Background:
This is a predicted structure of a 72-nucleotide RNA (transfer RNA) from a Candidatus Yanofskybacteria bacterium. It matches the Rfam family "tRNA". Rfam classes the family as a transfer RNA. It was read from a public genome assembly.
RNA sequence: GCCAGCGUAGCUCAGUGGUAGAGCAACUGUUUUGUAAACAGUAGGUCGUCGGUUCGAUCCCGACCGCUGGCU
Numbered sequence: 001g002c003c004a005g006c007g008u009a010g011c012u013c014a015g016u017g018g019u020a021g022a023g024c025a026a027c028u029g030u031u032u033u034g035u036a037a038a039c040a041g042u043a044g045g046u047c048g049u050c051g052g053u054u055c056g057a058u059c060c061c062g063a064c065c066g067c068u069g070g071c072u
Stems, first nucleotide, its partner, number of pairs: 001071007010024004018055001026042005048064005
């Protein structure tokens, strides 16, 4: 330099056009002499950035940024 993949909650990931979810972690409560475990609940996201298409974009298209891999 060329090509491909990935970017979503603190972490690991799902979600392939119609108001964004799970597990773990965090917090609160119940239980316990206390801790842990268990159970119930709560909070946490401008979906990497900027444009485009669309009535509507996490999702489709383009550029850029970052990471990973391949080729030279």